[in-house]
Context: one part of a larger RNA
């Protein structure tokens, strides 16, 4: 100087407390461990691994296993030779591949040749998702969006170092003020950036329009006109403790008030200091070293990654009446669409099928929002709750749904009556609850990312648990 203390002081955080809803019990989905297996590819391991890499495992992917094949190789450059390349067909085969048939005769040229592509041959070499993340770059997690981390000069100390950065206040903040052997400065904080909340100007189609005109109609509507309103998307205004009062050290600031759409960082996002964990990643990529080279490389078929006495994590659905079912009826936002979204009509109980308008989309489509509201029924039961499981029949995607897809219909109708010890999230348009969309994607979400609808309770307080910041103290620790 640090680190540590079941030392002290001050302070903060959904850290506790006050509340609301969960997990832990059930069934299923998903990930992991374990076990099994020819293989169940690999990585991730307290917080900070476990719906994680994987924004999507039938083949492919795919790295694994079994079997069948190749050896200058699936891919790159160089040399020599030959031929345009290539398309189609037949035979064998699981295919890779092997054999054969037919068609074809490229571009430039100084006519020597050159170029592209394919095949054959020779070797230099290619290749490796093989090892080492404890050799590395890059990227990332984490403490933590915590308020810290340092430097120059000066001064003090023999020196390691100290000072500044401590102290008194204050703040979300090393934020600001005052004081002070310090005076300044840098990286962080804040602000500048984006979205959102109010208003103004401009813009007026695909948007808006019972604000005015015309036509038609039962109404919805149609046409013309218009841009007031909503909105679109560009520019601007507005919030700064600016104003008032009180408190405060005449300070910084705090408390209350006014005006205002908004008030003290308005709300949200992006933004992550010096560093820590030899944290993670050699399987994104790059790369040193090592290893491999008729194989640890490459191609192919089938299988596996989907196994299942079990254990754990994360979720979904429930256990019902604030509910289930039936009928009617209302209101979003944000997205996506041409190998696409697909209206309407017809058929089907349905998943869907047939036909087909419109739309590269403020125009058309996905698209019915759902919870809600109104009416009826059920009447507390393992039920008209719950939907697992199983049988049958189908639909769709796709060469192909057996291993191993999603969905529909009929039948079946399991556990489950609110969950032990323990444990998690959340402070406001939040929790809870309700649907909607997107990426990936042929198909395949209860995951992920986004969007809106309805919309709470509680916070006395900081004694205690956890984590953190500053000062101080002890130490035989570094």
């Nucleotide at each position: 100087u640090g680190a540590c203390g079941g030392g002290g002081g001050u302070c903060c955080g959904c850290a506790c407390a006050a509340g609301c809803g969960g997990u832990g019990g059930a069934g299923c989905a998903u990930g992991u461990g374990g076990u099994u297996u020819a293989a169940u590819u690999c990585g991730a391991a307290g917080c900070a691994a476990c719906g994680c890499g994987a924004a999507g495992u039938a083949c492919c992917u795919u790295a694994c296993c079994u079997g069948g094949a190749c050896u200058u190789g699936a891919c790159a450059u160089c040399c020599g030779g030959u031929g345009a390349c290539a398309a189609c067909c037949c035979u064998a085969g699981a295919g890779a591949u092997a054999g054969g048939g037919c068609u074809u005769u490229c571009c430039c040229u100084u006519c020597g040749g050159g170029g592209a592509c394919a095949c054959c041959g020779a070797g230099a070499c290619a290749g490796g998702u093989g090892c080492u993340g404890c050799a590395u770059g890059g990227c990332u997690g984490u403490c933590g969006u915590c308020a810290g981390c340092u430097c120059g000069u000066g001064u003090c100390g023999u020196g390691a170092g100290a000072u500044g950065u401590u102290g008194g206040g204050u703040u979300a903040a090393g934020u600001c003020c005052c004081g002070c052997a310090a005076c300044g400065a840098g990286c962080g904080c804040a602000a500048c950036c984006c979205c959102u909340a109010u208003c103004c100007u401009c813009u007026g189609u695909u948007g808006c329009c019972a604000c005015a005109c015309c036509c038609u109609u039962u109404u919805u509507g149609g046409g013309u006109a218009g841009c007031a309103c909503u909105c679109u998307g560009a520019g601007g205004a507005a919030a700064c403790u600016g104003c008032c009062a009180g408190u405060g050290u005449u300070a910084a600031a705090c408390u209350g008030g006014a005006g205002g759409a908004a008030g003290g960082u308005g709300g949200g996002g992006a933004u992550g200091a010096c560093g820590u964990c030899a944290a993670g990643u050699c399987c994104u990529c790059a790369u040193g070293g090592c290893c491999u080279u008729u194989a640890u490389g490459u191609c192919c078929a089938g299988g596996g990654c989907u196994a299942c006495a079990c254990a754990c994590g994360u979720g979904c659905u429930a256990c019902a009446a604030u509910g289930g079912c039936u009928a009617g009826u209302a209101c979003a936002a944000a997205g996506g669409g041409c190998g696409g979204c697909g209206a309407g009509c017809u058929c089907g109980c349905g998943a869907g099928a047939g036909u087909a308008a419109g739309c590269a989309a403020a125009u058309c489509c996905c698209a019915g929002a759902a919870a809600g509201c109104u009416a009826g029924u059920c009447u507390c039961a393992g039920u008209u709750c719950g939907g697992a499981u199983u049988g049958g029949a189908g639909u769709c995607u796709g060469c192909a749904a057996c291993u191993c897809g999603a969905c529909u219909c009929c039948a079946u109708g399991a556990a489950g009556u609110u969950g032990g010890a323990a444990u998690c999230g959340c402070u406001a348009g939040u929790a809870a609850u309700c649907g909607u969309g997107g990426a990936u994607c042929a198909g395949a979400a209860u995951g992920c990312c986004a969007c809106g609808g309805u919309g709470a309770a509680u916070a006395c307080g900081u004694u205690c648990c956890c984590g953190g910041a500053c000062c101080u103290u002890g130490u035989a620790c570094a």